[in-house]
RNA sequence: GGAAAUCUUCAGGGCAAGGUGCGAAAACGAUGGUUUUCAAUUCCUGACCGGCGGUAAAGUCCGCGAGCCUUCGGGCCGAACUGGUGAGAUUCCAGUACCGACAGUAUAGUCUGGAUGAAAGAAGAAGCGA
Numbered sequence: 001g002g003a004a005a006u007c008u009u010c011a012g013g014g015c016a017a018g019g020u021g022c023g024a025a026a027a028c029g030a031u032g033g034u035u036u037u038c039a040a041u042u043c044c045u046g047a048c049c050g051g052c053g054g055u056a057a058a059g060u061c062c063g064c065g066a067g068c069c070u071u072c073g074g075g076c077c078g079a080a081c082u083g084g085u086g087a088g089a090u091u092c093c094a095g096u097a098c099c100g101a102c103a104g105u106a107u108a109g110u111c112u113g114g115a116u117g118a119a120a121g122a123a124g125a126a127g128c129g130a
C1' cells in the first nucleotide's frame, strides 16, 4: 500500500402515564340479577423511538440491509414541507407535519415470538507486495 482470496470481532431503539372496558374470576342472590376484583404498552388521549453507506451532520433525498411474496428466474417494499444561516444543507437551526414487516394476543413502530437467527456494513488479524 490494497486487485483477488482467508479468518476474527462487532453490528436496533422505544410507554412502570391517564381513560375506556372485549372479556375473565369471585361473592351475594335465587333466576330477573347485583356487587367486587382483575382485565388493551394493541382502542382513545398523551409520551417515546429511529439500522447501514453516500451527500454540509438525514427515520421522510439517493442507494442498501431488514421485511413480505415466489413458479427460485425474480417481484413487492413506508413517510416532509415552510422559513432562516451559509459558497454549499429536503441533512444544521426554528416551526409544523408524517411513516414504521410478519405471526400471536382486545385492533401493536414500542409487548411476546421466529431471533443464542440473518444481515447492509464497521473495525481488526494473519498473509502478500513495496
Base pairs, nucleotide, nucleotide: 001128006125007124008123009122010121015046017045018044019043023038024037025036026035027034028033047110048109049100050099051064052063053062054061059098060097067076068075069074080096081095082094083093084092102113103112104111

This is a predicted structure of a 130-nucleotide RNA (FMN riboswitch aptamer (RFN element)) from Pseudobutyrivibrio ruminis.
Rfam family: FMN riboswitch aptamer (RFN element). A reference for the family is Vitreschak et al. (2002), "Regulation of riboflavin biosynthesis and transport genes in bacteria by transcriptional and translational attenuation", Nucleic Acids Res. Rfam describes the family as follows. The RFN element is a highly conserved domain that is found frequently in the 5'-untranslated regions of prokaryotic mRNAs that encode for flavin mononucleotide (FMN) biosynthesis and transport proteins. This element is a metabolite-dependent riboswitch that directly binds FMN in the absence of proteins. In Bacillus subtilis, the riboswitch most likely controls gene expression by causing premature transcription termination within the 5' untranslated region of the ribDEAHT operon and precluding access to the ribosome-binding site of ypaA mRNA.The FMN riboswitch structure, reported in present an FMN-bound six-stem junction, adopts a butterfly-like scaffold, stapled together by opposingly directed but nearly identically folded peripheral domains.
Taxonomically the source falls in Pseudobutyrivibrio (Bacteria, Bacillati, Clostridia, Lachnospiraceae).
The sequence is in RNAcentral, with records from Rfam and Ribocentre.
Its mean pLDDT, the model's own confidence on a scale to 100, is 82.